Predicted 3D model of a 591-nucleotide part of an RNA (large-subunit ribosomal RNA, domain I) from a Chloroflexota bacterium.

[in-house]
Context: one part of a larger RNA
């Protein structure tokens, strides 16, 4: 020195564990903000230096209403001192809520500095306290220039609104490249990433100028299929429907216009072929007529066209304006009948009841028998409950020890959902005629683009930058160039729940992880630390059943160790187990 054996040091793999994660499903919930948010700064405890949690100068808390309980004064974190105990804890509703932050009196290097006005403090001042003082938009009112009046300039007051935040999801406006095509330009990636705007608990879409095919369907959205089909495509890479079928959920409506009436502005006409509801007779009218413009109410909303207007027929009852009389008509009013509704359409709220959420509560049944053991929940023996043998804990493995579980019960207060009542609101039908209405710089066309699965293609359909530019129901669009026939629908106005997306809470579950895994974070983690900054971003779990955490003695030291003691175990002693590398001590063999 090597190999081997034994015993150690070192190290932290492995095994076991889980406070934490991940995912799926179900139920419920979903915007916050000038009444100052989100997010922060600074404070706040008797001893409290620090971190977390809570709270805000009323500061680990205050009030009240419920629930619960014999303890309590949050955690790391024990102790001292002092208290409370109709306390404490849990839930509902309130109060307080410093400073910064949209930050809004002005400034500012956020959490600071400096003002003006009013009121108050015995108050003139210094000082202190309270309230107000930003910008933009809208409404109404007032003041008020250039320019005399006036008011469209500007200003003031009052009232209302906006501003900012928001992980994911949503709508819109912009919008790449790497990449793929085995290069690359059309193409692809992708209408993606990213930027901007906007809205909501969802958003968007939505009530056919739609599909279909000569049969028919009947708003939208989402899922499964149709189907990787038909197609598109340097016919490359690749992109990729629809019809139809099956499901989820279901809901339909309102304007513009014709016409009627009221009000206001402008114009025309000298008593009628005009008007005063219609017919006859009277009477009146320069506006009480006619035209036009504006505005409000009624009316009306459709495609086998519908509506308006005129006439006719049929209408539940009673009343009734409409210059006077007769005969009719009838707006409108009341009752009855019927429909609908109060967070879509669609105007407008209260009361009552039920269910449910936010605290809880009751809840069956085993042993002081024996064995092993530190400990019984294990083994033996003999029992019991079960609408409960899910699960967790307890000194090892417990239906019957504890928490629970099955199954019941429960809310003063607040929220959600459903139902009923009061209440509100609505109600003509048919036929005939018709010179009235039915969304215009629109449809459509050309050119240039974009969207459609569809790359200009035979390219319909949708959108529109430029130019042109209809019809008016005897009308118009579509059916994949275009034409005819046929079928189908009614554009150029608007609203609309649910099924859907995402997130949060709660519950259940997992051929999900088990500390180099699972979230970046099981632990004072978006922390320490790094970076000027945007930003990047860790490591770090385990004594034991119970601290019983080793009194006391000794060694050179508050380190470390040896005794003693605790414990089942101390090679469980600051920690479970404790592999390997690596380093030793002793022994054996070899050289």
């Nucleotide at each position: 020195g090597g190999c081997c054996c034994a015993c150690g040091g070192g190290g932290g793999a492995u095994g076991c564990c889980u406070u934490g994660g991940c995912g799926u499903c179900a139920a419920g919930g979903g915007c916050c903000g000038a009444u100052g948010a989100a997010g922060g700064g600074c404070g706040u405890a008797g001893c409290a230096c620090g971190a977390c949690u809570g709270c805000g100068a009323a500061a680990a808390g205050c009030u009240u209403c419920g629930g619960u309980u014999a303890g309590c004064c949050g955690u790391c974190u024990a102790g001292c001192a002092g208290g409370c105990u109709u306390a404490g804890c849990c839930g509902g509703a309130g109060a307080u809520u410093c400073c910064c932050g949209a930050a809004u009196c002005g400034g500012g290097a956020a959490a600071c500095c400096g003002g003006c006005g009013g009121c108050g403090g015995a108050g003139a001042a210094a000082c202190c306290g309270c309230c107000g003082c930003g910008c933009c938009c809208c409404a109404c009112g007032c003041c008020g220039a250039a320019c005399a009046c006036a008011u469209u300039a500007g200003g003031c007051a009052u009232g209302g609104g906006g501003a900012g935040g928001u992980a994911a999801g949503c709508g819109g406006g912009g919008g790449a490249a790497c990449u793929g095509a085995a290069a690359c330009a059309u193409c692809u990636c992708a209408c993606u990433a990213c930027c901007c705007c906007g809205a909501g608990g969802a958003a968007a879409a939505a009530a056919a100028a739609g599909c279909a095919a000569c049969c028919g369907c009947g708003a939208u959205u989402c899922c499964c299929c149709u189907a990787g089909u038909a197609g598109c495509g340097g016919u490359g890479a690749g992109c990729g429907a629809a019809c139809g079928g099956g499901g989820a959920a279901c809901a339909g409506c309102c304007c513009a216009a014709a016409c009627c009436u009221g009000u206001g502005g402008g114009g025309c006409u000298u008593a009628a072929c005009g008007g005063a509801c219609u017919g006859g007779g009277g009477u009146c009218c320069u506006a009480u007529g006619c035209c036009u413009c504006a505005u409000a109410g009624g009316g009306g909303u459709u495609g086998u066209a519908c509506g308006g207007c005129g006439c006719g027929c049929c209408g539940g009852c009673g009343g009734a304006a409409g210059c006077c009389c007769c005969a009719g008509c009838a707006a409108c009013c009341g009752c009855a009948c019927g429909g609908a509704g109060u967070g879509a359409g669609c105007a407008a709220u209260c009361c009552c009841g039920g269910c449910u959420u936010u605290a809880g509560u009751c809840g069956a049944a085993g042993g002081c028998u024996c064995c092993u053991g530190g400990a019984a929940g294990g083994g033996a023996c003999c029992g019991c409950c079960a609408u409960a043998g899910c699960g967790g804990g307890u000194g090892a493995u417990a239906g019957c020890c504890c928490c629970g579980u099955a199954g019941g019960c429960g809310a003063a207060a607040a929220g959600g959902c459903c139902g009923g009542g009061a209440c509100u609101u609505c109600g003509g039908g048919c036929g005939c005629g018709u010179u009235c209405g039915u969304g215009a710089g629109u449809a459509c066309c050309a050119c240039g683009g974009g969207a459609c699965a569809c790359g200009u293609g035979g390219a319909a359909u949708c959108c529109u930058g430029u130019g042109g530019g209809a019809a008016c129901c005897c009308g118009g669009g579509g059916g994949g160039a275009c034409c005819a026939c046929c079928c189908u629908c009614c554009a150029a106005g608007g609203c609309u729940a649910a099924a859907u997306a995402c997130c949060c809470u709660u519950g259940a579950c997992g051929a999900c992880c088990g500390a180099u895994a699972g979230u970046g974070c099981a632990c004072a983690a978006g922390u320490a630390c790094c970076g000027u900054g945007a930003g990047g971003g860790a490591a770090a779990g385990g004594u034991g059943a119970a601290a019983a955490g080793a009194a006391c003695c000794c060694c050179u030291g508050u380190a470390g160790g040896g005794g003693a003691g605790u414990g089942a175990a101390a090679u469980a002693g600051a920690c479970c187990u404790g592999a390997a590398a690596c380093c030793g001590u002793g022994g054996g063999c070899c050289u």
It matches the Rfam family "Bacterial large subunit ribosomal RNA". Gene Ontology terms of the family: structural constituent of ribosome and ribosome. The source organism's lineage runs through Bacteria, Bacillati and Chloroflexota.